The RNA shown here (SAM riboswitch aptamer (S box leader)) has 117 nucleotides and comes from uncultured Brevundimonas sp.

RNA sequence: CUCAUCAAGACCGGCUGAGGGAUAGGCCCUUUGACGCCGGGGCAACCUGCGCGUGGCUACCCGCCGCUCGAGAUGGUGCCAACUCCUGCGGGGUUCUCCGGAGCCGCGAGAGAUGAG
Numbered sequence: 001c002u003c004a005u006c007a008a009g010a011c012c013g014g015c016u017g018a019g020g021g022a023u024a025g026g027c028c029c030u031u032u033g034a035c036g037c038c039g040g041g042g043c044a045a046c047c048u049g050c051g052c053g054u055g056g057c058u059a060c061c062c063g064c065c066g067c068u069c070g071a072g073a074u075g076g077u078g079c080c081a082a083c084u085c086c087u088g089c090g091g092g093g094u095u096c097u098c099c100g101g102a103g104c105c106g107c108g109a110g111a112g113a114u115g116a117g
Stems, first nucleotide, its partner, number of pairs: 001117006011040005019029003023088004041080003046076002050070002053067005084111001089108002092105005
């Protein structure tokens, strides 16, 4: 940089000791112990591996490559407060209104996270 996904799911113990939730605002978590580290446990099907089917290469088989589906934590990652905690930019619907605006609900963009390349 490109692509895919992001309303589901999953916590205990030990050490330490004051911050943390990316950013700004809001709101929240936190000395009834945050963040982090370590150990154990768990969630999850992105990649690998496995199985059914199927397409291509090959005269056929084998084999290789691809696709759909499925089961499943073996291996590589990831994750285990709150929708990615909410909002930010654009636009739509709807309700209220003192007509200035305010509330609520979707959509798209942006940013971010994770995976694969």

Lineage of the source: Bacteria > Pseudomonadota > Alphaproteobacteria > Caulobacteraceae > Brevundimonas. The RNAcentral record of the sequence draws on MGnify.